[in-house]
RNA sequence: GCCGGGGUGGCGGAAUGGUAGACGCGGAGGUCUCAAAAACCUCUGGGCGCAAGCCCGUGCGGGUUCGAGUCCCGCUCCCGGUA
Numbered sequence: 001g002c003c004g005g006g007g008u009g010g011c012g013g014a015a016u017g018g019u020a021g022a023c024g025c026g027g028a029g030g031u032c033u034c035a036a037a038a039a040c041c042u043c044u045g046g047g048c049g050c051a052a053g054c055c056c057g058u059g060c061g062g063g064u065u066c067g068a069g070u071c072c073c074g075c076u077c078c079c080g081g082u083a
Base pairs, nucleotide, nucleotide: 001082002081003080004079005078006077007076010025011024012023018066026044027043028042029041030040031039045056046055047054048053059075060074061073062072063071
């Protein structure tokens, strides 16, 4: 250089073009206990707001579409293959 795969929360990792983040880990609160461990329940991206709610968010920049993490183009980083 060329070919293929990938980049999504604090971490791992899902998601037919139709509520972004299922599920797990971690974290916070709670139940149980004399106390604890274990188990179970609830919550857990960011900003603004008293709240209701609003805005932003899938590596970066564009495009297609009523609608894009997903499709197309360019760039960038990581992994594998090849000369």

Source information: Transfer RNA from a Gemmatimonadales bacterium, 83 nucleotides, folded computationally. Its mean pLDDT, the model's own confidence on a scale to 100, is 80. Rfam family: tRNA. Rfam's curators write: Transfer RNA (tRNA) molecules are approximately 80 nucleotides in length. The family's RNA type in Rfam is transfer RNA.